The RNA shown here (Guanidine-I riboswitch aptamer) has 101 nucleotides and comes from Thermincola ferriacetica. It was read from a public genome assembly, where an Rfam model found it. The prediction has a mean pLDDT of 83. Its Rfam family is "Guanidine-I riboswitch aptamer". From the family's description: This family represents a conserved RNA structure found upstream of the ykkC and yxkD genes in Bacillus subtilis and related genes in other bacteria. The function of this family is unclear although it has been suggested that it may function to switch on efflux pumps and detoxification systems in response to harmful environmental molecules.
RNA sequence: AGAAAGUGUACCUAGGGUUCCGCUGAUUUUAGUAUCAGGCCAGGUCCAAGUGGUACAGGCGCCAGUAUGCGCCACACCGACGGGAUAAAAGCCCAGACGGG
Numbered sequence: 001a002g003a004a005a006g007u008g009u010a011c012c013u014a015g016g017g018u019u020c021c022g023c024u025g026a027u028u029u030u031a032g033u034a035u036c037a038g039g040c041c042a043g044g045u046c047c048a049a050g051u052g053g054u055a056c057a058g059g060c061g062c063c064a065g066u067a068u069g070c071g072c073c074a075c076a077c078c079g080a081c082g083g084g085a086u087a088a089a090a091g092c093c094c095a096g097a098c099g100g101g
Stems, first nucleotide, its partner, number of pairs: 007057006015047002020044002022041001023038005058073005075096001077100003082094003
């Protein structure tokens, strides 16, 4: 000076919005019945972390030994703009990108 090969999936959390449900308001109906609006609405569904959690899978290594055994999978500070998906937004994805240290 240069270089990500720094695994994947599921469930969950911080966080996120508003399709659906609930809630609130207006109007409306025989009737929360229907329509519209509201997320500055602390809820259920929903989305969700590279730098959060757990599990499983996977990878690498070790032992005389066939794996069913054992060990390892580290680190990750600060900061925008922009674009994308979905109903929508985000710590999601582009992106451990880019800039700084």